A computed fold for a 145-nucleotide RNA from a soil metagenome, annotated as SAM riboswitch aptamer (S box leader). Model confidence (mean pLDDT): 78 of 100. The sequence is in RNAcentral, with records from MGnify.
RNA sequence: CUCAUCGAGAGGGGCAGAGGGAACGGCCCGUUGAAGCCCCGGCAACCCGUCGUGAGAGUGCGUGUCGAUCACCUCGACCGCACCUCGAUCACGACGACGGUGCCAAAUCCGUCUCGUGGCGAGAGCCGCCCGCGAGAAAGAUGAG
Numbered sequence: 001c002u003c004a005u006c007g008a009g010a011g012g013g014g015c016a017g018a019g020g021g022a023a024c025g026g027c028c029c030g031u032u033g034a035a036g037c038c039c040c041g042g043c044a045a046c047c048c049g050u051c052g053u054g055a056g057a058g059u060g061c062g063u064g065u066c067g068a069u070c071a072c073c074u075c076g077a078c079c080g081c082a083c084c085u086c087g088a089u090c091a092c093g094a095c096g097a098c099g100g101u102g103c104c105a106a107a108u109c110c111g112u113c114u115c116g117u118g119g120c121g122a123g124a125g126c127c128g129c130c131c132g133c134g135a136g137a138a139a140g141a142u143g144a145g
Base pairs, nucleotide, nucleotide: 001145002144003143004142005141006140011040012039013038014037015036019029020028021027023112024111025110026109041104042103043102046100047099048096049095050094051093052092053091054090055089058083059082060081061080062079064078065077066076067075068074108139113136114135115134116133117132118131119130120128121127
């Protein structure tokens, strides 16, 4: 940087001792013990594996070459190697959980920006943004590349 997902699920103990929930606002959690570290346990199923269904010709890799770029990433063309109609690869579904991550208060706790909309206030109208609802975005988190 790209893509996918984010209303489900899953906590005990030891050390420690005042913070924590990303930021800001709100609202919460916390001396009946926060963060952090360690041990044990669990959840989930992104990577991974097996099977089924459908489609059906490409797919993967490389300190490779060339081009696009100031350059990197990336993309395209080519080259080489490997796999593939004895079905690669892709999509969907089911199952599994040894392993790589992740996670185990509250919807990513809620909001934030935009659009639409209900109530309220004001009003001729524009509007205000006090209380809501819906959609999208931003930001963030996690995974894969």